[in-house]
């Protein structure tokens, strides 16, 4: 240059044939403990990379960009 894979919650990832999204880990706060860890419960936190297009409806489909990363050359 070219062909793949990927961008979702602080972090590491699900997500079904298109129907306004969840998991564990961390954060708060309860409950245990003499105290801490461990363990149990509960709560917050997302403009789903960006722009258009397609549709009643888009994370999803589809152009074009933008950034990781592997592979040819």
């Nucleotide at each position: 240059g070219c062909u793949c894979a990927g961008g979702u919650a602080g972090c590491u990832c699900a997500g079904c044939u298109g129907g306004u999204a969840g998991a564990g880990c961390a954060u708060u706060c309860c409950c245990c403990u003499g105290a801490a860890g461990a363990g149990g419960g509960a709560a917050g936190g997302g403009u789903c990379c960006g722009c258009a297009g397609u549709u009643c409806g888009a994370u999803c489909c589809u152009g074009c960009g933008c950034c990781u990363g592997a592979g040819c050359a």

This is a predicted structure of a 73-nucleotide RNA (transfer RNA) from a Minisyncoccota bacterium.
The RNAcentral record of the sequence draws on ENA.
Rfam family: tRNA. Rfam classes the family as a transfer RNA.